[in-house]
RNA sequence: GUCGUAGCUCAGUAGGUAGAGCACUACAUUGGUAAUGUAGAGGUCACGGGUUCAAAUCCCGUCGUCA
Numbered sequence: 001g002u003c004g005u006a007g008c009u010c011a012g013u014a015g016g017u018a019g020a021g022c023a024c025u026a027c028a029u030u031g032g033u034a035a036u037g038u039a040g041a042g043g044u045c046a047c048g049g050g051u052u053c054a055a056a057u058c059c060c061g062u063c064g065u066c067a
Stems, first nucleotide, its partner, number of pairs: 001066001003064002007022004016053001024040005046062005
């Protein structure tokens, strides 16, 4: 100095109630535990504070990762 967001890989920066792909579950289809389609579940956004009507996003600190 960089990064830390779903089980994994990652998006989301001029603040406005969090997403994709893969994986997983159910159903349909099939000879079939595959493939395809549809639906669904899954995240205190590393942790603790601050600012704000409102913070993944801004500020401070801590921990960890990489260089």